[in-house]
Predicted 3D model of a 103-nucleotide RNA (Glycine riboswitch aptamer) from an Anaerolineales bacterium. It matches the Rfam family "Glycine riboswitch aptamer". Rfam describes the family as follows. This family represents the bacterial glycine riboswitch. Model confidence (mean pLDDT): 82 of 100.
RNA sequence: CACGACUGCAGGGGAGAGGCUCGUUACCGAGCGCCGAAGGGGCAAGUUCAACGAGAGAGGCGAGUUGAACGAAACUCUCAGGCAAAAGGACCCUGCAGUUGCU
Numbered sequence: 001c002a003c004g005a006c007u008g009c010a011g012g013g014g015a016g017a018g019g020c021u022c023g024u025u026a027c028c029g030a031g032c033g034c035c036g037a038a039g040g041g042g043c044a045a046g047u048u049c050a051a052c053g054a055g056a057g058a059g060g061c062g063a064g065u066u067g068a069a070c071g072a073a074a075c076u077c078u079c080a081g082g083c084a085a086a087a088g089g090a091c092c093c094u095g096c097a098g099u100u101g102c103u
Base pairs, nucleotide, nucleotide: 003101004100005099006098007097008096009095010094011093012092013091018032020031021030022029023028033083034082035081039079040077041076042075046070047069048068049067050066051065052064055061
């Protein structure tokens, strides 16, 4: 230098679900029906800790039982958000910059 990881910025791609009803068109509020990919919540295996603990007896070891903590997502919940277009949008691609790994 190149390549990888992380972060930021720019550009591009980017799904789902009522153009619902009422107040009063947007906003806002109320009501019914829905969506999951801003954000947010939940958990499995497993690991750790503690207590008990069969195993002839002591030490060590110790299967197992109970409790607690940690523990993932595109799974799940639907709080938030959304349900014509616009906006937003997880995630992906390209470019630039920074940090870092490798060398």